Background
c-di-AMP riboswitch aptamer (ydaO/yuaA leader) from Microbispora sp., 138 nucleotides, folded computationally. The same sequence occurs in records of 2 taxa. The organism belongs to Microbispora, within Bacteria.

């Protein structure tokens, strides 16, 4: 010099998931901010029951091929796409990536008043590049 482990700080990304106060302090309680759900008139919808209930958070929907279960319907696996979403101010072009997971429990359209919850987790260290614009600063 480099490698491994541990602790602390700073700057960022996805996300609502941040800030303040108190406390028995990596957690608990309260508040603010942000986020989600339920819930009238009016309007909308005519529904449910079957070996296909229905609904919610979220960008995460929808379709095709193959294989398997399978009488059909349908379901699962795995590829290819795709609605949609993300990448250090915004837009356009370009490049890269995601296109999941979970929850309610037979029940919920919208919805003023009102009511009820969440405030996690996971990553990165010049952030793809170019153009225009904006903002800020020495």
């Nucleotide at each position: 010099a480099g490698c491994g482990c541990g602790c602390g700080g700073c700057c960022g990304c996805c996300g609502a998931a941040u800030c303040c106060g108190c406390g028995u302090c990596u957690c608990g309680c309260g508040g603010a901010g942000c986020c989600g759900g339920g819930g009238a008139c009016c309007c909308a919808c005519c529904u449910c029951u079957u070996c296909c209930g229905g609904g919610g958070u979220g960008a995460a929907u929808c379709g095709g091929a193959g294989c398997g279960c399978g009488a059909c319907c349908g379901c699962g696996c795995c590829c290819c796409g795709u609605a949609g979403g993300g990448c250090a101010c915004u837009u356009c072009c370009u490049g890269c990536c995601c296109g999941a997971a979970c929850c309610c429990g037979u029940c919920a359209g919208c919805u003023a008043a009102c009511c009820c919850g969440g405030u996690a987790g996971g990553c990165g260290g010049c952030a793809u590049g170019g153009a225009a614009g904006a903002a800020g600063g020495a």

The model forms 96% of the base pairs in the Rfam consensus.
RNAcentral holds the sequence, with entries from Rfam and Ribocentre.